A computed fold for a 73-nucleotide RNA from an uncultured bacterium, annotated as transfer RNA. The coordinates come from a structure-prediction model, not an experiment, and the mean pLDDT is 82. It matches the Rfam family "tRNA". By type it is a transfer RNA. Rfam's curators write: Transfer RNA (tRNA) molecules are approximately 80 nucleotides in length.
This record gives sequence, C1' cells and structure tokens, in this order.
RNA sequence: GGCGGCAUAGCUCAGUGGUUAGAGCAAGGGAAUCAUAAUCCCUGGGUCCGAGGUUCAAAUCCUCGUGCCGCCA
Repeated sequence: GGCGGCAUAGCUCAGUGGUUAGAGCAAGGGAAUCAUAAUCCCUGGGUCCGAGGUUCAAAUCCUCGUGCCGCCA
C1' cells in the first nucleotide's frame, strides 16, 4: 500500500429497517442469616465510534473518516 472483519451499558455480547435498544456478569439497594458466603427480589447505568446521505421511519442500508484485528504484498 491492497483486501476483509469488527466498533452497542463498566466487561463479554445479542439485536441487521417498524412503538420507548436488551441479556449475562459487574455495581448499588433490599430480603434472608447471630454474622458471612451462596441464593432470591429490585434499581441505576447508553452521544448504538464520528460526519453526511437514502427513507414516512436508521443501531440496522449507502458513502467518507477514525480506531482495533486478520490476510496478502
């Protein structure tokens, strides 16, 4: 330099056009216990990498850019 993949909650990921974006773990609160752990219940937490475009409607499709990873040279 060329080609391809990935970017969504603190972490790991799902969601691939259609109402208000979700799960597990982690965090906070509570129940229970003499107490702790485990267990159960509840809660908070998001510029969906950025900009632009298409569309009635975009996390989702298209273009450009940024970052990371892989392959080729």